[in-house]
The part of an RNA shown here (large-subunit ribosomal RNA, domain I) has 606 nucleotides and comes from a Candidatus Bipolaricaulota bacterium. Its Rfam family is "Bacterial large subunit ribosomal RNA". Its family is annotated with ribosome and structural constituent of ribosome in the Gene Ontology.
Context: one part of a larger RNA
RNA sequence: GGCGGACGGUGGAUCCCUCGGCAGCCGGAGGCGAUGAAGGGCGUGGCCAGCUGCGAUAAGCCUCGGGGAGCCGCUGAGCAGGCUAUGAUCCGGGGAUUCCCGAAUGGGGCAACCCACCGUGCCGUUGAGGCGCGGUAUCCGUCGCCGAAUACAUAAGCGGCGGAGGCGAACCCCGCGAAGGGAAACAUCCCAGUAGCGGGAGGAGGAGAAAUCAACCGAGAUUCCCCUAGUAGCGGCGAGCGAACGGGGAACAGCCCAAACCGUGACAGUGUAAGGCCGCAGCCGUUGCUGUCGCGGGGUUGUGGGGCGAUGGUGGGGGCCGCUGCGGAGGCCCCGGGGAGUUACAAAGGCCUUCUCUAGCCGAACGGCCAGCAAAGUCACUGGAAAGGGCGACCGGAGAGGGUGAAAGUCCCGUAGGCGAAAGGGAAGGCCCUCCCUGGCCAUCGUUCCCGAGUAGCGUCGGACACGUGGAAUCCGGCGCGAAGCUGGGGGGACCACCCUCCAAGGCUAAAUACUCCCGGCUGACCGAUAGUGCACCAGUACCGUGAGGGAAAGGUGAAAAGAACCCCGGGAGGGGAGUGAAAUAGAACGUGAAACCGUCCGCCU
Numbered sequence: 001g002g003c004g005g006a007c008g009g010u011g012g013a014u015c016c017c018u019c020g021g022c023a024g025c026c027g028g029a030g031g032c033g034a035u036g037a038a039g040g041g042c043g044u045g046g047c048c049a050g051c052u053g054c055g056a057u058a059a060g061c062c063u064c065g066g067g068g069a070g071c072c073g074c075u076g077a078g079c080a081g082g083c084u085a086u087g088a089u090c091c092g093g094g095g096a097u098u099c100c101c102g103a104a105u106g107g108g109g110c111a112a113c114c115c116a117c118c119g120u121g122c123c124g125u126u127g128a129g130g131c132g133c134g135g136u137a138u139c140c141g142u143c144g145c146c147g148a149a150u151a152c153a154u155a156a157g158c159g160g161c162g163g164a165g166g167c168g169a170a171c172c173c174c175g176c177g178a179a180g181g182g183a184a185a186c187a188u189c190c191c192a193g194u195a196g197c198g199g200g201a202g203g204a205g206g207a208g209a210a211a212u213c214a215a216c217c218g219a220g221a222u223u224c225c226c227c228u229a230g231u232a233g234c235g236g237c238g239a240g241c242g243a244a245c246g247g248g249g250a251a252c253a254g255c256c257c258a259a260a261c262c263g264u265g266a267c268a269g270u271g272u273a274a275g276g277c278c279g280c281a282g283c284c285g286u287u288g289c290u291g292u293c294g295c296g297g298g299g300u301u302g303u304g305g306g307g308c309g310a311u312g313g314u315g316g317g318g319g320c321c322g323c324u325g326c327g328g329a330g331g332c333c334c335c336g337g338g339g340a341g342u343u344a345c346a347a348a349g350g351c352c353u354u355c356u357c358u359a360g361c362c363g364a365a366c367g368g369c370c371a372g373c374a375a376a377g378u379c380a381c382u383g384g385a386a387a388g389g390g391c392g393a394c395c396g397g398a399g400a401g402g403g404u405g406a407a408a409g410u411c412c413c414g415u416a417g418g419c420g421a422a423a424g425g426g427a428a429g430g431c432c433c434u435c436c437c438u439g440g441c442c443a444u445c446g447u448u449c450c451c452g453a454g455u456a457g458c459g460u461c462g463g464a465c466a467c468g469u470g471g472a473a474u475c476c477g478g479c480g481c482g483a484a485g486c487u488g489g490g491g492g493g494a495c496c497a498c499c500c501u502c503c504a505a506g507g508c509u510a511a512a513u514a515c516u517c518c519c520g521g522c523u524g525a526c527c528g529a530u531a532g533u534g535c536a537c538c539a540g541u542a543c544c545g546u547g548a549g550g551g552a553a554a555g556g557u558g559a560a561a562a563g564a565a566c567c568c569c570g571g572g573a574g575g576g577g578a579g580u581g582a583a584a585u586a587g588a589a590c591g592u593g594a595a596a597c598c599g600u601c602c603g604c605c606u
Base pairs, nucleotide, nucleotide: 001605002604003603004602005601006600007599008598009597015591016556017555020527021526022524023523024522025521026520027519028518029516030515031167032166039101040100041099042055043054044053046079047078049075050074051073061095062094063093064092065091066090070083071082072081106115107114108113116136117135118134119133120132121131122130123129138164139163140162141161142160143159144158145157171202172200173199174198175197176196181190182189186236212219213218223250224249225248226247227246233241234240254508255507256506257452261297262296263295264294265293266292267291268290269289270288271286275284276283277328278327279326280325281324282323302486304451305450306449307447308446309445310444311443312442313441314440316335317334318333319332320331321330336438337437338436339435340434341433349432350431351430352429353428354427355426356425357424358423360419361418362417366392377391378390381388393410394409395399401413402412403411457481458480459479460478461477462476463475464474467493488503489502490501491500492499543550544549563590566577567576568575569574
């Protein structure tokens, strides 16, 4: 020196564990903010550094409930001092306070700072000054005041009131819109209308009540899922992209305007008669007519619908009105009757009941006894410890789960099953309430008044449609042209005819669908500390970077601290005894404690 063995050191693998994470299901909630948010800065405890809480009333204040014996949060402690059956601590509802920054909003600013003005109160005898409270940003809407060039006016300005602004994980709609990469190169193309950026909204959003499909049969808004189907197609016919019809399901809901016409108001024009509901007579006539605008009625459709006029049918009761009288026709109001409703079809609120959420409570069965006392079914099983083993019982609408010194239905928390709210929130039902109908409706005939215009369509150039210009319909946009008016118009994949079908150029609309920052319950052939979130631990921390940004490592004594009094060596660190404990090679560098690596002793070899 090598090999082997034994015993150690070092090291922290492995096993076991889990206050953490991951994935999902069900339910809830789906927003917060100028009444100042999200997020921060700085404070705040008797001794307080951090975390948490809170805000100058500062680990808290008031109140209403719950609860029932301890309490003054966490990081292992302590000193000092308190609170609590007049019910504390703690849990829940409501309220108060809530410095400074931050949309930040009086002005400024290098966030958490600096400096004001107006009104008002207090201190300072008045005063300079200081302090407190309220207000003073911008934009939009609305109402009012004032008011230029410039006479009326308008703009600007000022004030009152209302709103907005910012934040938020994903989902949704709209606008703008890549590249890497693929095509084994690359330009059309794909990636992809993706990422990204911008705008907007809601608990969903968008879409939505046929100018739709279909095919000569018919269907009947939209959305979502399954199939049709990787089909028909598109495609340097490359890469690749990729429907629809139809069928099956989920869920279901349908409505309102514009216009004709009638009435009414305002303004303008016309204007002695065309008018004043009809018949007769009288009377009136800035009445009427035309145009524009506002309001009310009317009306909403494609077997076309509506308006207007006439005729017929039908219709609860009462009152009033009109230029006057009579009759007819009509208008308005009241009562009664009927219907509907807060997501559209109009719209706001109140009360009651029930259910539910936001704290909780009861809850069987192996502890005798009034209590002192005593000891947990029993056993002379094992053990440090019984929940294990043996024996014998009991409950069960409860043998889910967790804890307890090991492995407990009957020890503890719970579990099945029940119960519970002063206050606040949610839902349903009812009543009040509100609206509608009855007040008109139906049919026939006539009339041809209305039925969404710089629209449809066409040209050209783009875009979207599965469809890359193609034979390219359909939809959208820029520019240029530019209709018809129901005997009208669109569509049926160039185009034409026949046929079929549907009414564009206005609007609203729940559900089925998407998502999960957040709350609750539950589940896992999910992870178990190099895993699982980046973070099980004081982590978006330490640290790195000018910055945008990047971004860790780090869990485990024991059942219980019983955390080793005392003695010895040592300056200490550390160790040896003693003691605790089942165990101390469980001693805090603490469960187990592999390997590399380093030793000590022994054996063999060189």
The RNAcentral record of the full RNA draws on ENA.